[in-house]
Molecule: SAM riboswitch aptamer (S box leader)
Organism: Sporosarcina luteola
RNA sequence: UUCUUAUCAAGAGAGAUUGAGGGACAGGCCCUAUGACAUCUCGGCAACGGUUUUUUGAAAACUACGUGCCAAUUCCUGCAAACAGAUUCCUGUUUGAAAGAUAAGAA
Repeated sequence: UUCUUAUCAAGAGAGAUUGAGGGACAGGCCCUAUGACAUCUCGGCAACGGUUUUUUGAAAACUACGUGCCAAUUCCUGCAAACAGAUUCCUGUUUGAAAGAUAAGAA
């Protein structure tokens, strides 16, 4: 880097350095000099790997270790279907994809 599987409506703060953009991309809409983003330190959340117990599926507990995460549902939509409303083709709801993020395994 690619592929496969699983999850993505919850949760989680301060200090220091720096100095202008950032929220993956597009359209929106937001955050940001009352300091965004990024880096470091301490802290925290969570439970994918992990440990333990139970066990037919599977479930429960723990968090030292390996990750991950600590604005907004993955911030919303981005393709399709169904339903409802409107009646010149638009709006809304639900569901499933696509894309993305994270973990584990394989190449």